[in-house]
RNA sequence: UUCAGAAAACGGCAAACUUGUUGAAAAAUGAGGGCGCAAAGUCGCAGGCCUAAGGGGGAAGUUUUGUUCACGGAAAAUGCUACUAUGGCGGCUGGACUGCCUGG
Numbered sequence: 001u002u003c004a005g006a007a008a009a010c011g012g013c014a015a016a017c018u019u020g021u022u023g024a025a026a027a028a029u030g031a032g033g034g035c036g037c038a039a040a041g042u043c044g045c046a047g048g049c050c051u052a053a054g055g056g057g058g059a060a061g062u063u064u065u066g067u068u069c070a071c072g073g074a075a076a077a078u079g080c081u082a083c084u085a086u087g088g089c090g091g092c093u094g095g096a097c098u099g100c101c102u103g104g
Stems, first nucleotide, its partner, number of pairs: 002104004012037002017032006035091001041097003045094003048089003054084002057081002061078005067072001
């Protein structure tokens, strides 16, 4: 330097869940906790996945406005519905960088 491995040694990280905080949410983070991990270290570059505040669209549900003899059509507000990342996931996969031990 490179390949392989986690049997040994020193250790490391920390799933679900509980709770505090942030956030529209996904999720992140502090404390507890320990399912597991040989990169479960770092990086959103690629794919994939999650969310939909905001955005435009759809049907026409409810209420209000004013017009009309009435029907009708119009406007506003509020619900429903799918799409969309600028938000997120590194313990989804690939990739890049860095790293302890042992053996070849």
Predicted 3D model of a 104-nucleotide RNA (c-di-GMP-I riboswitch aptamer) from Thalassobacillus devorans MSP14. It was read from a public genome assembly, where an Rfam model found it. Model confidence (mean pLDDT): 80 of 100. It matches the Rfam family "c-di-GMP-I riboswitch aptamer". Its family is annotated with cyclic-di-GMP binding in the Gene Ontology. Of the family's consensus pairs, 95% are formed in the model. NCBI's taxonomy places the organism under Bacteria, Bacillota, Caryophanales, Bacillaceae, Thalassobacillus devorans.